[in-house]
RNA sequence: GGCCCUGUAGCCAAGUGGUAAGGCACGGCACUGCAACUGCCUGAUCGCUGGUUCGAAUCCGGUCGGGGCCU
Numbered sequence: 001g002g003c004c005c006u007g008u009a010g011c012c013a014a015g016u017g018g019u020a021a022g023g024c025a026c027g028g029c030a031c032u033g034c035a036a037c038u039g040c041c042u043g044a045u046c047g048c049u050g051g052u053u054c055g056a057a058u059c060c061g062g063u064c065g066g067g068g069c070c071u
Base pairs, nucleotide, nucleotide: 001070002069003068004067005066006065007064010024011023012022018054027041028040029039030038047063048062049061050060051059
């Protein structure tokens, strides 16, 4: 220098054009003499930026971070 993969909540992670699942953690409530356990509730402008589309996490361009291959 060229090419490929990857980026979704504090962490793990599903979602391949139509309201963004689930688990752990944090917080709140119930329970308890106090706790623990258990149950219920609560959170995401999808790395950034532009484009396509009635509609984009999803498709396309650029760019940034991480990983890999070739020379």
Background
The RNA shown here (transfer RNA) has 71 nucleotides and comes from a Bacilli bacterium. The source organism's lineage runs through Bacteria, Bacillati, Bacillota and Bacilli. The prediction has a mean pLDDT of 81. It matches the Rfam family "tRNA". Rfam links the family to the GO term triplet codon-amino acid adaptor activity. By type it is a transfer RNA.